[in-house]
RNA sequence: GCCGGAGUAGUUCAGCGGCAGAACAAAUCCAUGGUAAGGAUUAGACGGGAGUUCGAUUCUCCCCUCCGGCU
Numbered sequence: 001g002c003c004g005g006a007g008u009a010g011u012u013c014a015g016c017g018g019c020a021g022a023a024c025a026a027a028u029c030c031a032u033g034g035u036a037a038g039g040a041u042u043a044g045a046c047g048g049g050a051g052u053u054c055g056a057u058u059c060u061c062c063c064c065u066c067c068g069g070c071u
């Protein structure tokens, strides 16, 4: 330099045009004589920019970061 893949919550992953979800983690409460385990509730995210569209996490383009292959 060329090709491909990935980027979504603190972490690991879903979702692939119409409300952003799960598990674990976190906070508060319950419960216990107390701790752990357990139960309830809450908060928390679409890498950046532009375009298409009534509507974009999703489609297109550019950039950034990571991974792999070729040279």
Stems, first nucleotide, its partner, number of pairs: 001070007010024004018054001026042005047063005

Transfer RNA from Candidatus Liptonbacteria bacterium RIFCSPHIGHO2_01_FULL_56_18b, 71 nucleotides, folded computationally. RNAcentral records the identical sequence in 2 taxa. Its Rfam family is "tRNA". Rfam links the family to the GO term triplet codon-amino acid adaptor activity. The family's RNA type in Rfam is transfer RNA. RNAcentral holds the sequence, with entries from ENA. The organism belongs to Candidatus Liptoniibacteriota, within Bacteria. Its mean pLDDT, the model's own confidence on a scale to 100, is 83.